The RNA shown here (transfer RNA) has 73 nucleotides and comes from a marine sediment metagenome. It matches the Rfam family "tRNA". The family's RNA type in Rfam is transfer RNA. The coordinates come from a structure-prediction model, not an experiment, and the mean pLDDT is 81.

RNA sequence: GCCCCCGUAGCUCAGGGGAUAGAGCACACGCCUCCUAAGCGUGGGGUCGCACGUUCGAAUCGUGUCGGGGGCG
Numbered sequence: 001g002c003c004c005c006c007g008u009a010g011c012u013c014a015g016g017g018g019a020u021a022g023a024g025c026a027c028a029c030g031c032c033u034c035c036u037a038a039g040c041g042u043g044g045g046g047u048c049g050c051a052c053g054u055u056c057g058a059a060u061c062g063u064g065u066c067g068g069g070g071g072c073g
Stems, first nucleotide, its partner, number of pairs: 001072007010025004018056001027043005049065005
């Protein structure tokens, strides 16, 4: 330098044009218990890496860019 993959909640990841953006773990509160843990319930937490474009509509498609990983030279 060229090519490919990844970037979404604190962490691990789903979702691949229209649904209010979700799950598990973690966190807070409640129930249970003598107390704790476990279990059960509820809740908080996201400008979907960033910018521009396409579209009536973008986390999702395109281009550029940044970061991470891999391959080739």